[in-house]
Model confidence (mean pLDDT): 78 of 100. Predicted 3D model of a 172-nucleotide RNA (Lysine riboswitch aptamer) from uncultured Eubacterium sp. The organism belongs to Eubacterium, within Bacteria. Rfam family: Lysine riboswitch aptamer. Rfam's curators write: Riboswitches are metabolite binding domains within certain messenger RNAs that serve as precision sensors for their corresponding targets. Allosteric rearrangement of mRNA structure is mediated by ligand binding, and this results in modulation of gene expression. This family includes riboswitches that sense lysine in a number of genes involved in lysine metabolism, including lysC. The sequence is in RNAcentral, with records from MGnify.
RNA sequence: GAUAGAGGUUGCGUGAUUCAUAAGUAGCAUACCGGAUGUGGCAGGCACAGGAGAAGAUAUGUGAAAGGGGAGAACGCCGAAAGGGCCGCAGUCCUGUCUGGGGUUCUUGGGCAUGGAAUGAACAGUUCCAUGACUGUCAUCUGGAUGCAAGAAAAAAAGAUGGGGCGCUAUC
Numbered sequence: 001g002a003u004a005g006a007g008g009u010u011g012c013g014u015g016a017u018u019c020a021u022a023a024g025u026a027g028c029a030u031a032c033c034g035g036a037u038g039u040g041g042c043a044g045g046c047a048c049a050g051g052a053g054a055a056g057a058u059a060u061g062u063g064a065a066a067g068g069g070g071a072g073a074a075c076g077c078c079g080a081a082a083g084g085g086c087c088g089c090a091g092u093c094c095u096g097u098c099u100g101g102g103g104u105u106c107u108u109g110g111g112c113a114u115g116g117a118a119u120g121a122a123c124a125g126u127u128c129c130a131u132g133a134c135u136g137u138c139a140u141c142u143g144g145a146u147g148c149a150a151g152a153a154a155a156a157a158a159g160a161u162g163g164g165g166c167g168c169u170a171u172c
Stems, first nucleotide, its partner, number of pairs: 001172005008078001011077004017071003027062005033056001037049004041097005081108007089100003109135002112132008137163006146153001
């Protein structure tokens, strides 16, 4: 270097479909109050609507969807993948932001629990950070079947400490 493989409190990711949540919310219609702003996510610009009545409040009727989540046929897999930085591309009126996706680079072995932060409609979930034990793997040390006259050497179980996936195991 190539090929194959192992980590496991659902291993990782994608995911048709389905369920709840979102929500009796937004929107729409009508009535009534209101009295100058409102809309295009946000900021700036620009455009548009508005005293022929904006926003907003209340009542009645009607009434979603997206994002996020649970289950999950099936699929791709074991840097599986996740997160951060930088650079293009696409999207929404323009620029920035934001969102999606691509490239590149850096960080993280894995899941779990607790705490904090961010995101979020959420006390859900996710991500990041810290701490804790666990788990896998390798190294070192202890251990000591065996071995020996003795010593050296030394398999496995078990224990201790430490490392990081650019790792570990097998074959070539």